[in-house]
């Protein structure tokens, strides 16, 4: 990087320092927000949310199932910010796009 699996209308920082200098909210379009009071992005600490994988503990024959939150990822503005393609029983509905696991080629 393929395909497929399982979550995404919960939740937690506008944190300090240093970089860096315009655009950004992770295709694309209209929004509408946000951004030199210096964003997104990078590195590092500190904090925290959460419970994909390991791990302990409980429970059972085992398995579901409950807890813990040490470790490996992941997340800490607004519904994946809204809207826009396709289908529909019109719906917090189904699909397509994506973003995260963990296994797999």
């Nucleotide at each position: 990087g393929g395909a497929g699996a399982a979550u995404c209308a919960a939740g937690a920082g506008u944190g300090a320092u240093g970089g860096g200098g315009a655009g950004g909210g992770u295709u694309u379009u209209g929004g509408c927000c946000u951004g030199a009071u210096g964003a997104u992005c990078c590195a590092u600490c500190c904090a925290g949310c959460a419970a994909c994988c390991g791990u302990c503990c409980g429970u059972u024959a085992a398995g579901c199932c409950g807890g813990a939150g040490c470790g490996g990822u992941g997340c800490u503005a607004a519904a994946c910010c809204c809207a826009a393609c396709c289908c529909u029983u019109u719906a917090a509905g189904g699909g397509a796009g994506g973003a995260u696991u963990a296994g797999u080629c």
Predicted 3D model of a 105-nucleotide RNA (SAM riboswitch aptamer (S box leader)) from a Candidatus Microgenomates bacterium. RNAcentral holds the sequence, with entries from Ribocentre. Taxonomically the source falls in Candidatus Microgenomatota (Bacteria, Bacteria candidate phyla). It matches the Rfam family "SAM riboswitch aptamer (S box leader)". Rfam describes the family as follows. The SAM riboswitch is found upstream of a number of genes which code for proteins involved in methionine or cysteine biosynthesis in Gram-positive bacteria.